The RNA shown here (Glycine riboswitch aptamer) has 108 nucleotides and comes from a Sphingomonadaceae bacterium. It matches the Rfam family "Glycine riboswitch aptamer". From the family's description: This family represents the bacterial glycine riboswitch. Glycine riboswitches usually consist of two metabolite-binding aptamers domains with similar structures in tandem. The aptamers cooperatively bind glycine to regulate the expression of downstream genes. In Bacillus subtilis, this riboswitch is found upstream of the gcvT operon which controls glycine degradation. NCBI's taxonomy places the organism under Bacteria, Pseudomonadota, Alphaproteobacteria, Sphingomonadales, Sphingomonadaceae. Model confidence (mean pLDDT): 76 of 100.
[in-house]
Order: sequence, then structure tokens, then C1' cells
RNA sequence: GCUGAUCGCGCGGGAGAGUUCCGGCGAUUCGUCACGUUGACGUAUCGCCGGGCGCCGAAGGAGCAACCGCCCCGGAAUCUCUCAGGCACCAGGGACCGCGUGGGUCGA
Repeated sequence: GCUGAUCGCGCGGGAGAGUUCCGGCGAUUCGUCACGUUGACGUAUCGCCGGGCGCCGAAGGAGCAACCGCCCCGGAAUCUCUCAGGCACCAGGGACCGCGUGGGUCGA
């Protein structure tokens, strides 16, 4: 100096599963009653919160091999589980992949 691996940063791509049910609050629309009070009730839509059931796996977490090392035992994932997280659109997150960059480390 080149190159490979790893780590950080930036950019791009990036799936799955409920527009589910119930309750409360707020806003809007319509209808009825009342109108000395500016309210009460019902319907529809939206937003937020809480709960129930169902579902998803690719943040994180946990578990396992007839494989590897091997005395005991230990070690993995895109596999399994679903604690957490997530389930219309948008947004966010997102394993992993690609490009660029930094130089901390390792190998040739």
C1' cells in the first nucleotide's frame, strides 16, 4: 500500500400479523325535547386512554442439536417460544443486504 473480517457513523432497500370486540373521555354532523338554563337524549364518524379475545416475528430476550470442542460441560441460527415489542393508512421501529466513510482491532 492492497485486500478480507469485525466495530462505529451516514445513505438506500427492507417482511409479517385485527380498519377485531367492549367501556370511558373529547370533538364534529344530523335528529328529537326543552328554550328564563344554552342543556339533555339518540345516531354516525374521528382522536385518545384502558380492558378482553385472536394473530405476527426480522429490535431486544430465552431455549435446543444426531453438529463442533469435549473430563464435567460449553457453543448457533433466518429453527423454536412469545416475556417484551408489534398487528388499516401515515409515522416510528426493523434482523438482514448494498454503497460510502472512519480508523480502533485481527488475519493473510